Order: sequence, then structure tokens, then C1' cells
RNA sequence: GAAGCUGGCCAGGCAAUCGCGCCGGAAAUUCGAAAGACUUUCCGGGGAGGAAAGUCCGGGCUCCACAGGACAGGGUGCCAGGUAACGCCUGGGGGGUGAAAGCCUACGGAAAGUGCCACAGAAAAUAUACCGCCAGCACCUCAGGGUGCCGGUAAGGGUGAAAUGGUGCGGUAAGAGCGCACCGCGUAACUGGCAACAGUUGCGGCAGGGUAAACCCCACCCGGAGCAAGACCAAAUAGGGGAACACUGGCGUGGUCCGCGCUGUUCCCGGGUAGGUUGCUUGAGGAACAUGGUGACAUGUUUCCCAGAUGAAUGAUUGCCCUCGACAGAACCCGGCUUAUCGGCCAGCUUCCUUU
Repeated sequence: GAAGCUGGCCAGGCAAUCGCGCCGGAAAUUCGAAAGACUUUCCGGGGAGGAAAGUCCGGGCUCCACAGGACAGGGUGCCAGGUAACGCCUGGGGGGUGAAAGCCUACGGAAAGUGCCACAGAAAAUAUACCGCCAGCACCUCAGGGUGCCGGUAAGGGUGAAAUGGUGCGGUAAGAGCGCACCGCGUAACUGGCAACAGUUGCGGCAGGGUAAACCCCACCCGGAGCAAGACCAAAUAGGGGAACACUGGCGUGGUCCGCGCUGUUCCCGGGUAGGUUGCUUGAGGAACAUGGUGACAUGUUUCCCAGAUGAAUGAUUGCCCUCGACAGAACCCGGCUUAUCGGCCAGCUUCCUUU
């Protein structure tokens, strides 16, 4: 210098003016006994994001039969740790990939059972033999062999995504874990490791091919609904309950009386609609430093307060500068994941080239 990998950070900057909504303070008007409230003005403060997004996971908070057990259903799935929790994160193991830094990985069980495996192929799973190879017998022969029957075999060919371990030597009529060596597999012991797992040595000729993001089995986890949750205040109109008074009336029921129901006025009570208030932003919070840890993270000290709307604010204009500016807008709050994203900066690492 080039190509690449990993992690972190920024998200046009500065200034002026006007405007919008929130908070604090002051003043004025109105209401009120006061506390205080409405409106207006002034001053000060702060006013979107790394994803505010998708709403895919996990939790807080709230309500509901306080949710214990069982079944169903759903989820997770190598090991250890972190965390409020997780399907997240960190570290490690196995596998895959790359020359490397690195990256990817639902990665428990296929000898519990069931199912499935197109086409091709003899055979796709209680196996089996199309071509071939070989022995025996019979026949033919141009003496090389050929044909048929009956057996042996699975080395070779062929099919397939996949064919009952692989390579080599021996062995054999031809072959075959039939025997042996190495690799693979299984298994036992030992060693290292918390563990996943790895290594060494011995033993077993070697078992039933694949598929569990097929049913299923095993282990663990999960109550449901959601801020339109929930709580409080509370008109008008209508209706409910109670008391008093009045007519001792009216209407209905009934043959009549009592009774019962409805009906008038005043007061009280509770529910509840519109509307309003609250929940609402001080929180598993941010920053700096120290300590422990490989790390995720934890602990301690100091310090900071950083949107809170509810038709819903966060904008517009002007000037200067630059590399001319992407994706995108909070709505109860956090932790994650995923997706979108112009351009740039920093740190660490890998490989190659050049120079010293």
C1' cells in the first nucleotide's frame, strides 16, 4: 500500500427570528371562605431513534376464580455461566466452511413403537440377484469355447440422493471380515476437564440404511387477558332503592271490602353514560471512576434528571460552512431478536505486495 474479518461510535454543523406542545417561576382577569382552578402574558429549562418499525420472544405493572394438581395445547433442546426473565447474551465442545482472521450451526433419542423413502433398480429393509464371476453334471464343438441344468458368490458392472463399513495384503474354484494391518464403528478401563467432550490403551469382526422443522419418546418451561389494563370524580335525560308529606284521592286487579301494583311533592342513597382526572414516566435509568471476572456481567462510590402528547407538540424561514446529508416519527415501561439504512470515524486482527 492492497484485499478482507471482527467490535464500537456518529447520523450534516453553527447562529438568528417566528411558531407548537410539556415542566418550573412570576404577574393579571374570573371563580372560590381557603387550598386551589380556568384563561392570557413574560422569564427560564428541556422536546424522538439506532432502529421510535415488525409486534416475533422475555419480563415489570394491572385486573380476573390467588392460578395447587392432572389432562390437552404450545415452546425450548450440546455443556457451563450471565440475567428480573428469555427462543437473548458470554465462554467452551462437536460438526460444516474459508488460505487465514473469521463465519454458520434446532446440535437430545432411529436396538420403545408407527409411518414415509418419487423415478430408476434384482432389492429402499422380517431383504434380495439383472448383467457378471466360478465349481459340478449333460450335450455340442471348427477344440478357442458355447448351450442347458443345478449350485456357490456379491469382488466387478448397472440403478439411485441413499445399496448392509473403507483401503491394502493374504486367501479362494470364484469370492466373502473368511484371516490380518491401518482407518472407521461399538464397547471397557484409565487420563485431562465442573461438564459437553477429547486423548491413550485393551477388547469385539462389526450390529437394525435414511428420515424426528414426520407422528412419537425423553428432559425442562408456560394460568388468562392486556394501559381501549386498571383506579377515581361525575352532568343532562331516563331508570333503581329508602324516608317524610299530601290526596285518605285517581287508575288497574276484582262481584264487593281488605290487600297489592302504578301515579303527586320534597329530601337522601347507590350504580352508571357523556365528559374529566389518574395510571404517565425516577427507571432491572444514564455517565465517570474503582474492584472482581477470560467474558456476558456484578458490586461499590460520586454525579445527573434526559419527551410525556390525547386530534395528539417536536416545525418553518434566513445566513454561513462542509464530504450536500440514508432509513425513518415516541403513545404504559424495560431487556432482546429481526428487518430498513447515504456516508463517515476509531480500535484490534488476517493474508499478500513493496521498501528499510
A computed fold for a 356-nucleotide RNA from a Gammaproteobacteria bacterium, annotated as Bacterial RNase P class A. A source record names the gene rnpB. The coordinates come from a structure-prediction model, not an experiment, and the mean pLDDT is 76. Rfam family: Bacterial RNase P class A. About the family: Ribonuclease P (RNase P) is a ubiquitous endoribonuclease, found in archaea, bacteria and eukarya as well as chloroplasts and mitochondria. The source organism's lineage runs through Bacteria, Pseudomonadati, Pseudomonadota and Gammaproteobacteria.